[in-house]
Context: one part of a larger RNA
RNA sequence: CUGGGUGUAAAGGGUGCGUAGGCGGUAAAGUAAGUUAGGUGUGAAAGCCCGGGGCUCAACCUCGGGACUGCACUUAAAACUGCUUUACUAGAAUACAGGAGAGGUAAGUGGAAUUCCUAGUGUAGCGGUGAAAUGCGUAGAUAUUAGGAGGAACACCAGUGGCGAAGGCGACUUACUGGACUGUGAUUGACGCUGAGGCACGAAAGCGUGGGGAGCGAACAGGAUUAGAUACCCUGGUAGUCCACGCCGUAAACGAUGAAUGCUAGGUGUCGGGGGUCGAACCUCGGUGCCGCAGCUAACGCAUUAAGCAUUCCACCUGGGGAGUACGAUCGCAAGAUUGAAACUC
Repeated sequence: CUGGGUGUAAAGGGUGCGUAGGCGGUAAAGUAAGUUAGGUGUGAAAGCCCGGGGCUCAACCUCGGGACUGCACUUAAAACUGCUUUACUAGAAUACAGGAGAGGUAAGUGGAAUUCCUAGUGUAGCGGUGAAAUGCGUAGAUAUUAGGAGGAACACCAGUGGCGAAGGCGACUUACUGGACUGUGAUUGACGCUGAGGCACGAAAGCGUGGGGAGCGAACAGGAUUAGAUACCCUGGUAGUCCACGCCGUAAACGAUGAAUGCUAGGUGUCGGGGGUCGAACCUCGGUGCCGCAGCUAACGCAUUAAGCAUUCCACCUGGGGAGUACGAUCGCAAGAUUGAAACUC
C1' cells in the first nucleotide's frame, strides 16, 4: 500500500453552515464520452514463457512459437453510467391552517433568603467541631421586631418532561426573532445527500479595558489534626464568580456511538399533533424512555432512537514507551492552542 476496522481493545472531527469534489428519484427520445464486440496498424531486438537444436551435461548459445495484458484508428451495439431534450411526483422545498416548547436577544418587574446599615426589645454568651481552638461579643454580640441598602440566584411547579446543531437553556411581563411538529395535498418539479479547505458558533477556567462585589471562594493568614500535614475539618479571606465590550478555542465538548436514505417481530410508558368517539377503545405522524425477536457482538450488550441488513460521502486508527514531546509553521496580549516527528528502548 492493500486489507481490516473506529460504544468499552488504537480509532467519530466539540457542533453547524457551506465551496470544490464525490454520489444521486421515475419515464421517454436522442447522442456515443465511459462501456462492450469485431477489424487494421503498432507494441524494436535482447530478456520472459513453451517446444526443438548446439557445446560430453549444465550455465551459455541458437531456432520456432507465444506473450508483450498497452496505444491509435476504424466498423458496430445502446443495457448501464455520462451528456442534451421532454415529461412526472413518491425525494426536497414552498403556501395555507393550527397547537406545543427553560430555543435566542433586549428592556422592565417581583417575592423568599443571605450579608450589611439604622432604630427598638433584651443579656452573656455566640459561633464552630469528632472534640476543640482561632474568630465575634459588656464599646451590648447571638436571638427577636421594624425600616433601609446592595448583589447574586430564581424554592414549590419539576417529570429517564420540553426546547436547541452542539455548547447549553428554568421567577414573571413585554418587544423583536430562529427552528421543529401536525393537517390540507394547493404550488415548484430532483431544486437532493455528503462535504477536503473555508466561515460561524462553542461549558468552565484564564486574559485585556471599564464597572460591580451580597453570598461563595483558588491564593494567602490563623486555629486544629498529625510523627510531619505546604491537605482533608474550622475561622477569616484576595483574585474570581456577576455586567458590558474584546480575546482564548479547549473538556470524560460522552450516547466515550459522524451525517443521510431505505429495509428488518413485537410489547409497554410518556410528550406534542391529527383522525375517531358523548366519553372511551382504536388508528396514525413526530419526539423521548424501558423491555424484547431475528440478526450482530470477544463478551458486556445493541436491537425501527441499531452496535442488524445495505448504499453514498466525510473524519479517524494501524504495538507500548519516548510524546501530544522536540523542531518548524500558523494563530494568540499572554496562558497556550492547532499541526506534529525521530533517535533510543521494550